[in-house]
Context: one part of a larger RNA
Parts: sequence; C1' cells; structure tokens
RNA sequence: CUGGGUGUAAAGGGAGCGCAGGCGGUGCGGCAAGUCAGAUGUGAAAACCCGGGGCUCAACUCCGGGACUGCAUUUGAAACUGUCGGACUAGAGUGCCGGAGAGGUAAGUGGAAUUCCUAGUGUAGCGGUGAAAUGCGUAGAUAUUAGGAGGAACACCAGUGGCGAAGGCGGCUUACCGGACGGUAACUGACGCUGAGGCUCGAAAGCGUGGGGAGCAAACAAAAGUAGAUACCCUGGUAGUCCCCGCCGUAAACGACCCAAAAUAGGUGUCGGGGCACAUAAGUGCUUCGGUGCCGCAGCAAACGCAUUAAGUAUUCCACCUGGGGAGUGCGUUCGCAAGAAUGAAACUC
Repeated sequence: CUGGGUGUAAAGGGAGCGCAGGCGGUGCGGCAAGUCAGAUGUGAAAACCCGGGGCUCAACUCCGGGACUGCAUUUGAAACUGUCGGACUAGAGUGCCGGAGAGGUAAGUGGAAUUCCUAGUGUAGCGGUGAAAUGCGUAGAUAUUAGGAGGAACACCAGUGGCGAAGGCGGCUUACCGGACGGUAACUGACGCUGAGGCUCGAAAGCGUGGGGAGCAAACAAAAGUAGAUACCCUGGUAGUCCCCGCCGUAAACGACCCAAAAUAGGUGUCGGGGCACAUAAGUGCUUCGGUGCCGCAGCAAACGCAUUAAGUAUUCCACCUGGGGAGUGCGUUCGCAAGAAUGAAACUC
C1' cells in the first nucleotide's frame, strides 16, 4: 500500500456554514467521451509458454506456433455512466394557515435569602467540631424588631419535560431576531447530499484595559489532628467568580456512537400538532406526522449489550486507527500578550 476496522479493545474531527472535489430522482430524444464488439496497423530481436530438431544427456542452442493482456486508426452498438435538449413532481425549497418552546440579543423590573450599616429591645456568651481551639463578644456580640445599602443567584412550578448545530439555555415584562413542527397543496422544478482546505461559533479555567465586589473561594495566615500533614476538618482570606470590550480555543467538548437518505416485528410511557368515531361537561377509542424515554423480535456483537432515535441490512461523502513505552515529548513551522494551542517524529527499549 492493500485489507480490516473506529460504543467500551487503537480509532468519529468539539460544533456548524461552505469553495473545490466526490456522489446524486423519474420519462423522452440527440451525441458517443467512458463502456462493449468487429477490422487494420503496430506491439524490434532475444527472453517467456507450447510442439519439434541439434550438441552422447542436460545446461545451451535452432525452427515453427502462441503470447506480448498495450497503443493508434477505422466501422458499428446505445443498456449503464457522461454530455446536450426538452419534460415531470415523489427529493429540496417557497407561499398561506396554525399552535408549542429555559432558542438568541438588548432594555426594564420583582420577591426571598446571605452580608454590611444605622437605630431600638436585651445580656453573656456566640460560633465551630468527632472533640476542640484559632476567631467574634461588656468599646454590648449572638438573638430579635425597624429602616437603609449593595452584589450575585432565581426556591416552589420542575418533569429520563422543552429549546438549540454544538458549547449551552430556567424569576417576570417589553422590543427585535433565528430555527423546528403540524396542516394545506398555490408556486419553483433536482435547485440535492457530503465536504479536503477555508470561515464562524465554542463550558470552565486563564490573560489584557476599565469597572464592580454580597456570598463563595485557589494562593496565603492561623487552629486542630498526625510520627510527619506543604492535606482531609475548623476560623479567616486575596486573585477569581459578576459587567463592558478584546484575546485564548481547550474538556470524560460523551450517546466515549460523524453526516445524509432508504427499507426492515411489536409493546408501553411522555411532549408538540392533525384527522375520524362516540360522548359532548371533563373526555374515551382508533389513526397519522414530528420529538423524547423504557422494554423487546429478527439480525449483529468477543462479551457487555444495540435493536425504526441500530452498534442490524444495503449505499454516498468526509474524518480517523494500524503493538506497548519513549510521547502528545523533541525539532521545525503556524497561531497567541503570555499561559500555551495546532501540526507532530526518531534513536532506544519490551
């Protein structure tokens, strides 16, 4: 390389958009590049294969045939691929009607709680633990009442509930914006799928400038415990956590399962729609789309398990793997303010 693979053994890119490329629905007609068939030319000789001959045999050698699977020219075929023309509506998209949603951005706003401040009541403890101590408190704490300040997060509702491509999204209101779904079948007429590079988004932590800072809390300080204790427990506590703008670009970024479309037993929940029948008060039964769970057949699987939301069956495109360590390291390059990220070896060793 091929082959075989990628839920857990090595292996699916964190996610989307998308240029090139690859692949691509149904009918008709033309062309004939791919494809198939015939003919002609060429495909040096030697070598090779087959049948004979000559050296006593063989190696070797000579003769005849084949082969040289190729290329070119030419004549045809038209199923498939391609291409051109014209048509269709089942894929895809648009329109119209409708409901659902923590989807996004911005502004405003509400109550509970913690902390702090002021004032009142009140007196000796509070706090904390396995037990304590550090700590706070007669300069009046803890507790309790009233008022105020400020920041952050939104109890109940809440649900293997919903929405989003992923990361993620949860008090309430308003404005603007995106997507999906159901119904209809008016419109376009293959406009599609995937996607190397590329571009965009991307939790937490971290970084830069400026704000903010209630609670929590790396670092740090002290208490305890211990043989020691740079920890677990306790009292404090700074970055940070929050906001604006800019960077970083990584995660067990997980369903450890790439995307798309097709067909392939069922059963039972739940969420958003539609239809039919019965009842009309709630609703019940059947059915049909789209999501989200559980159980389970065939099949698959090393097993675990998966099983119409496939890890089964057949297909397109991309990504990735190829024994362990060395190593996600060194070097080089690109990116970054830095931290570092991306790409990514070898010697050696088992």
Background: A computed fold for a 350-nucleotide part of an RNA from an uncultured bacterium, annotated as small-subunit ribosomal RNA, central domain. The full RNA is in RNAcentral, with records from ENA and SILVA.